[in-house]
Molecule: FMN riboswitch aptamer (RFN element)
RNA sequence: AUCUUUCUUUGGGGCGGAGUGCAAUUCUCCACCGGCAGUAAAGUCUGCGAAGAACGCAAGUUCCCGAACGGGUGCAAUUCCCGUACCGACGGUAUAGUCCGGAUGAUAAAAGAAAGGC
Repeated sequence: AUCUUUCUUUGGGGCGGAGUGCAAUUCUCCACCGGCAGUAAAGUCUGCGAAGAACGCAAGUUCCCGAACGGGUGCAAUUCCCGUACCGACGGUAUAGUCCGGAUGAUAAAAGAAAGGC
């Protein structure tokens, strides 16, 4: 230095203003937010996780899984810059990406430690 195993820690952000109304952080107008890995730096590319569904005593397996274009720079960017768009599980409640709940949960993954192999 690399590989394997075990353990520890970390591991998701956002409703502020106005209007209508008996009632809305849920509607309307404006505002605000963006998990992990890869790659020229990504909510919209590729892959993964979460959420949802079916089966199963369970472990788990399978399915499902949102949304971007134009211009510029450059060796290289659907990632940067400029412009204009778009998207966001389930249950609750006046219809919710932002409130409350499952969740003091789970997980992609990141960092570190120890032991072992070469």